[in-house]
RNA sequence: CUCUUAUCCAGAGAGGUGGAGGGACUGGCCCGAUGAAACCCGGCAACCUGUAUUUAAUAUGAGGUGCUAAUUCCUGCAGUAAUCUGAUAGAUAAGAG
Numbered sequence: 001c002u003c004u005u006a007u008c009c010a011g012a013g014a015g016g017u018g019g020a021g022g023g024a025c026u027g028g029c030c031c032g033a034u035g036a037a038a039c040c041c042g043g044c045a046a047c048c049u050g051u052a053u054u055u056a057a058u059a060u061g062a063g064g065u066g067c068u069a070a071u072u073c074c075u076g077c078a079g080u081a082a083u084c085u086g087a088u089a090g091a092u093a094a095g096a097g
Stems, first nucleotide, its partner, number of pairs: 001097008013041001015040003021031003025076001027074002042068003046065003049061005072089001077086003
């Protein structure tokens, strides 16, 4: 990097450094000097994983990634009167090549 499977309406700081941008992309709409991105610390708990009870599941521990404004912020294609639903795209984890 590619493919497959699963999940994406919950949860998470009045901290430090830093200085102007950021929310993947399109079109919107938002966040930002009452300080953006990034890094450190803290926190959350999705997947993999140990142990215990054990039909399933539940509880709990450490670690590996991950996450830490707004439903993946909405939207982009199809169905539909509108809602809404399904795809597409994206993100995260595990496995395979």
A computed fold for a 97-nucleotide RNA from Desulfuribacillus stibiiarsenatis, annotated as SAM riboswitch aptamer (S box leader). The same sequence occurs in records of 2 taxa. Of the family's consensus pairs, 97% are formed in the model.